A computed fold for an 86-nucleotide RNA from Povalibacter uvarum, annotated as c-di-GMP-I riboswitch aptamer. The sequence was found by an Rfam model in a public genome assembly.
[in-house]
């Protein structure tokens, strides 16, 4: 440098669920907890899925579409990285 994570050191994150705060909302954040995870580290670039708004058709709790936003623990790309193996 390239593949790779089978066994290994040292650590590293942390789902559900509780509390506190923030937002209509999806869900964000701080503690408390760990189901997990070898990029669960970063980045909304494609596709998903998911929230309120806002128009249209509709009997309808439903469709379609516009701008927006969420999620990186939904798939894919894109950038960085520890340990170790070949």
């Nucleotide at each position: 440098u390239u593949u790779u994570g089978a066994a290994a050191a040292g650590g590293g994150c942390a789902a559900a669920c509780c509390c506190g705060u923030c937002g209509u909302g999806a869900g964000a954040u701080g503690g408390g907890g760990a189901c997990g995870c070898a990029a669960a580290g970063c980045c909304a670039c494609c596709g998903g899925u998911c929230c309120a708004g806002c128009g249209c058709a509709g009997u309808g709790u439903u469709g379609c579409g516009c701008a927006g936003g969420a999620u990186g623990g939904c798939g894919g790309g894109g950038c960085u990285a520890c340990c170790g193996a070949a």